Context: one part of a larger RNA
RNA sequence: UUGGGCGUGAAGAGGGUGCAGGCGGCUGGGUAAGUCGGAUGUAAAAUCUCCUGGCUUAACUAGGAGGGACCGUCCGAUACUGCCUGGCUAGAGUGCAGCAGGAGAAGGUGGAAUUCCCGGUGUAGUGGUGAAAUGCGUAGAUAUCGGGAGGAACACCAGUGGCGAAGGCGGCCUUCUAGGCUGUUACUGACGCUGAGGCCCGAAAGCGUGGGGAGCAAACAGGAUCAGAUACCCUGGUAGUCCACGCUGUAAACUAUGGACACUAGGUAUGGGGAGUAUCGACCCUCUCCGUGCCGAAGCUAACGCUUUAAGUGUCCCGCCUGGGGACUACGGUCGCAAGACUAAAACUC
Repeated sequence: UUGGGCGUGAAGAGGGUGCAGGCGGCUGGGUAAGUCGGAUGUAAAAUCUCCUGGCUUAACUAGGAGGGACCGUCCGAUACUGCCUGGCUAGAGUGCAGCAGGAGAAGGUGGAAUUCCCGGUGUAGUGGUGAAAUGCGUAGAUAUCGGGAGGAACACCAGUGGCGAAGGCGGCCUUCUAGGCUGUUACUGACGCUGAGGCCCGAAAGCGUGGGGAGCAAACAGGAUCAGAUACCCUGGUAGUCCACGCUGUAAACUAUGGACACUAGGUAUGGGGAGUAUCGACCCUCUCCGUGCCGAAGCUAACGCUUUAAGUGUCCCGCCUGGGGACUACGGUCGCAAGACUAAAACUC
């Protein structure tokens, strides 16, 4: 390479956008590049097939015949693909009328609680644990009442519920921004799908500068435990956690399941719409579109399991795998302030 694979065995890139490329709806006309047919030229020898012969046979070898692929030229065919030119509306998009939402950004604002400060009441304990001790407290703690400060997070609602491409998003209000769904079928008329590179987003931790700092809490200190205890438990406690701007670019970034489209029994629950029926009206009931779960048939699977939200049946495009260790490593390169990230071997060994 051929081939086989990627939920759990090695293997889906954390996610998006999109240049190139690959692939691409229905229907006319043209063309004839791909494609197909014919003719012709060429296609060295050897090789291959058949026949005959030569070495004792065979391998080997000589002669004869045959056979092609590839290529050039000419003529023809036009189903499919391509190209050119028309048309269409089922894909895609736009408009209009509605709907739901913790989607994003900025600004404002509210109450509960913890801590601290001030004042009052009040007196000997309090904290903490398996039990203790360190700690705090007669310089008046803990408890309780009133006042104040400040930071962070938003109980109940809350839900296999919602939104977002993913990371993720939750008090309330306002402004700005984006996406989705339903209905209509008014408009455009294939404008589409995927996407190597590129670009952008990307939890936590970490880094830079400047703020902020209530609670929590790596490091650290002390008290316990223990044979030891650089831990688990306790008392403290600094980075950090928060904000602004900039970097980092990773994760069990998981549905361990790439994206798009089509098709293939059902049942049930739930979220958001629409239509019908019913009704005074709402509920109910029936149908339908889009989500989120569970169960399950055919089928698939090594099994577990998956099953219209496929791991079923197909098409297109991308990414990735090729025994374990060495090795999410070394070297080199690119990026980064650094930490490190990305790319990625070999010796050796089983």